A computed fold for a 714-nucleotide part of an RNA from a Candidatus Methanomethylophilaceae archaeon, annotated as large-subunit ribosomal RNA, domain II.
Context: one part of a larger RNA
RNA sequence: GCCAGGGAGUUCUGGUCAUUGGCGAGGUUAACCAUUCAAUUGGGAAGCCGAAGGGAAACCGAUUGUCCGCAGAUCUUAUCGAGGGACAAGGUGUGCUCGCCUGGAGUCAAUGGUGCAGAUACCCGAAGCCGGUCGAUCUAUGCCUGAGCAGGUUGAAGCCUCUCGAAGGGGAGGUGGAGGACCGAACAGAUUCUGAUGUGCAAAUCGUCCUGAUGACUUGGGUGUAGGGGUGAAAGGCCAAUCUAGGCCGGAAAUAGCUGGUUCCCCCUGAAACUAUUCGCAGAUAGACUUCGGUCGAGGUGGAAUAUGAGGUAGAGCACUGAUUGGGCACUUAGGGGAAGAAAUUCCUCGGUGCCCUGUCAAACUCCGAACUUGUGUUCGCCGUAGACGCCGGGAGUGAGGCCAUCCGGGGUAAGCUUGAUGGCCAUAAGGGAAACAACCCAGACUAGAGUUAAGGUCCCUAAAUGUCGGUUAAGUGUAAUACGAAAUGGCGUCGGCAGUCCAAAACAACCGGGAGGUUGGCUUAGAAGCAGCCAUCCUUCAAAGAUAGCGUAACAGCUCACCGGUCGAGAUUGUGGGCCCAGAAAAUGGACGGGGCUAAGCCGACUACCGAUACUCUAGAAGACAGCGAUGUCAUUUGGUAAGGGGGCGCGGUGCAUGGGCGGAAGCGGGGCCGUGAGGUCCUGUGGACCGUGUACCGACGAGGAUCCUGGU
Numbered sequence: 001g002c003c004a005g006g007g008a009g010u011u012c013u014g015g016u017c018a019u020u021g022g023c024g025a026g027g028u029u030a031a032c033c034a035u036u037c038a039a040u041u042g043g044g045a046a047g048c049c050g051a052a053g054g055g056a057a058a059c060c061g062a063u064u065g066u067c068c069g070c071a072g073a074u075c076u077u078a079u080c081g082a083g084g085g086a087c088a089a090g091g092u093g094u095g096c097u098c099g100c101c102u103g104g105a106g107u108c109a110a111u112g113g114u115g116c117a118g119a120u121a122c123c124c125g126a127a128g129c130c131g132g133u134c135g136a137u138c139u140a141u142g143c144c145u146g147a148g149c150a151g152g153u154u155g156a157a158g159c160c161u162c163u164c165g166a167a168g169g170g171g172a173g174g175u176g177g178a179g180g181a182c183c184g185a186a187c188a189g190a191u192u193c194u195g196a197u198g199u200g201c202a203a204a205u206c207g208u209c210c211u212g213a214u215g216a217c218u219u220g221g222g223u224g225u226a227g228g229g230g231u232g233a234a235a236g237g238c239c240a241a242u243c244u245a246g247g248c249c250g251g252a253a254a255u256a257g258c259u260g261g262u263u264c265c266c267c268c269u270g271a272a273a274c275u276a277u278u279c280g281c282a283g284a285u286a287g288a289c290u291u292c293g294g295u296c297g298a299g300g301u302g303g304a305a306u307a308u309g310a311g312g313u314a315g316a317g318c319a320c321u322g323a324u325u326g327g328g329c330a331c332u333u334a335g336g337g338g339a340a341g342a343a344a345u346u347c348c349u350c351g352g353u354g355c356c357c358u359g360u361c362a363a364a365c366u367c368c369g370a371a372c373u374u375g376u377g378u379u380c381g382c383c384g385u386a387g388a389c390g391c392c393g394g395g396a397g398u399g400a401g402g403c404c405a406u407c408c409g410g411g412g413u414a415a416g417c418u419u420g421a422u423g424g425c426c427a428u429a430a431g432g433g434a435a436a437c438a439a440c441c442c443a444g445a446c447u448a449g450a451g452u453u454a455a456g457g458u459c460c461c462u463a464a465a466u467g468u469c470g471g472u473u474a475a476g477u478g479u480a481a482u483a484c485g486a487a488a489u490g491g492c493g494u495c496g497g498c499a500g501u502c503c504a505a506a507a508c509a510a511c512c513g514g515g516a517g518g519u520u521g522g523c524u525u526a527g528a529a530g531c532a533g534c535c536a537u538c539c540u541u542c543a544a545a546g547a548u549a550g551c552g553u554a555a556c557a558g559c560u561c562a563c564c565g566g567u568c569g570a571g572a573u574u575g576u577g578g579g580c581c582c583a584g585a586a587a588a589u590g591g592a593c594g595g596g597g598c599u600a601a602g603c604c605g606a607c608u609a610c611c612g613a614u615a616c617u618c619u620a621g622a623a624g625a626c627a628g629c630g631a632u633g634u635c636a637u638u639u640g641g642u643a644a645g646g647g648g649g650c651g652c653g654g655u656g657c658a659u660g661g662g663c664g665g666a667a668g669c670g671g672g673g674c675c676g677u678g679a680g681g682u683c684c685u686g687u688g689g690a691c692c693g694u695g696u697a698c699c700g701a702c703g704a705g706g707a708u709c710c711u712g713g714u
Base pairs, nucleotide, nucleotide: 001714002713003712004711005710006709011119012118013117014116015114016113017112018111019110020109021108022107023106026049027048028047032043033042034041053060054059063088065087066086067085068084072080073079074078089102090101091100092099093098122261123260125258129251130250131249132248133247134246140225141224142223143222144221145220146219147218148217149215151183152182153181154179158175159174160173161172162171163170164169187212188211189210193207195206196205227243229239230238231237264649265648266647267646268645269644274287275286276285277284278283289397290395291394292393293392294391295390299383300382301381303380304379305378306377307376308375309374310373311372315368316366317365321362322361323360326357327356328355329354330353331352332351335350336349337348338347339346340345401426402425403424404423405422406421407420409418410417431442432441433440446621447620448619449618450617451616452615456611457610458609459596460595461594465608467607468606469605470604471603472602478598479597489583490582491581493580494579495578497576498575499574500573501572502571510567511566512565513564514563516540517539518538521535522534523533546561549560550559551558622639623638624635625634626633627632650703652700653699654698655697656696657695658694659693660692661691668687669686670685671684672683673682674681675680
């Protein structure tokens, strides 16, 4: 891992609600007694609940009066009107500002729901807390009594001899054998390889290297210290593989707002991840959202139009509050600098303040001001007497949300970022498309069959066009709605548009020819001749030709250009804006348009077919809601669904009653057929060899695939 078996909302008491039943202004017994084999039955009024409330208390102490009106009824077109509603009246609290109460319905039992509240309280799960006991055969340390330490080295004190010194004393040689002395086995330890091993030889070992090795040494036996206690050359170490408080048993099923698990089917409805409070943020409580039952009885409303109000956003503006460009005018000598003057003072400039003109800015500016949102009325639409909208009561779940689009804030106009608002979707939604892909596009799945479409597609993989017409791209650009990259800038790549200019009196390009004279202009300069530099830049001949636009020379020369003629013969050229394309363009194994491949099977525009879903249509069937005793009928924009609520069933074990089967083969097991939406049921056959069903009613330790579930097997 697999298989089999076991395995989780139970029981009691109290509260509350619903249903059913009994009795009813009452209802009901408890203990106990009697009876009985037992079950039971008969007694038993103590007690409890109700029948009166108000008030802290003393204390006081309550209705059939009016109106409306659903269902319904009636001489049916107007009344009455159970229940219901609104008033009034009454009781009480100092009380018609006000609160509570009053025109009789309860109680007992059974069944079910539920939160509790208590109990283990759906099951499994702590670390911990407390009590009582057992441990010092491990280990820590003390005490008592024993034992052990190869070999080698060093050579303290003391003593002897010799010697030096006046002496205290010193030196040398011997002898001697000290030391928490040295080297190194046993023994004790545990430094390195951060070696081996690491389901080991081993729940700490093996190898190597290493430390101490006469000592605060090691060790045998005995013995003491015990759990908030011991012992500790102190590491929170050790106290029997257990230690920041031992083990065992008990309190005890501690508690767990936390994790995991929680067992058959079908049908109806169907969320929330928001608001508020909370020593609250992993929880709870109340509301919102949900479900079920009851009740009421006529309106409700999300859409549209219209009328009339509300609002101060987008935008805009500068009239206010502030910010702010340039200019002008006035004021300011209580400001700075300067000038004139003997001074008073005057003038200029800078600055400040105000006004005017001009040009701007604002979430916390507004003289203005949309779209849009919203209140109310009317009309239409939709829903509603098959009962809406509400109200009352029982049960919940939820209270970590997420993405996309739009509008704001934070951030960096970053994030699969973060806080909000509006809508959609996922969550709780399957199906088709997007290669794959919770939330992007289409579309909301009762069952079966047939057809038509949506998004998206139609060369092959792969259902359907190698479709039609017109353009465009040469880059494999592209073949990607988005997610799945690209900019500034640049392109005489190419295709359209628009506007100029030149052109058969011949444009543009190319080719042929000319491109002159005064003159080498003047100056400068060694030289300066169109072409180093400075100044001037005229005139003439001409079809045309600059006192020269570029090469060139030392300077000339030389070659071109502008400009003109000829040849040729039809467009040329400039600007601007657009489409596609190109460059800009770098990432780590080889590589991705889904792939093949494609020059369309790319891109743009137009059109016609077809394919394509659980969508839509049709047919048949099932379910739901409503009416009805039923048969049956009616309805629709009905029948996706997590958490959750409600309803109806299937199966298992047992009991009462009723009724069956079985050795001519029960249960169980293997295989198969049929029926049912399903849980399941039934039949046949084989095996098996003795018990087993059905109907009805009730009872329950009643349904497993999960819990690192438990036990066993494998």

It matches the Rfam family "Archaeal large subunit ribosomal RNA". Its Rfam clan is "LSU clan".